[in-house]
RNA sequence: GUCCCUAUAGUUUAGCGGUUAGAACACCGCCCUUUCACGGCGGUAGCCGGGGUUCGAUUCCCCGUGGGGACG
Numbered sequence: 001g002u003c004c005c006u007a008u009a010g011u012u013u014a015g016c017g018g019u020u021a022g023a024a025c026a027c028c029g030c031c032c033u034u035u036c037a038c039g040g041c042g043g044u045a046g047c048c049g050g051g052g053u054u055c056g057a058u059u060c061c062c063c064g065u066g067g068g069g070a071c072g
Stems, first nucleotide, its partner, number of pairs: 001071007010025004018055001027043005048064005
C1' cells in the first nucleotide's frame, strides 16, 4: 500500500429494516440471615463518528476513526 473481518451498558454478548434494544456478570437498593456468603425481588446503565437510501436504520450503502487478520 491492497484486501477481508469487526465496533451494542463497566465487561461478555443477543439482535439480519417496524423490538419498550434483550440477557449474563459487575454496580446500587430492599428482602432473607445474629452477621457475611448463598438465594429472592427491584433499579441504574448501551447502539464508535459523520453523511446517504428508506415512510421508517442498531440493522443496508459510502467516508472516517479504533481493534484484529491475509498478501506484498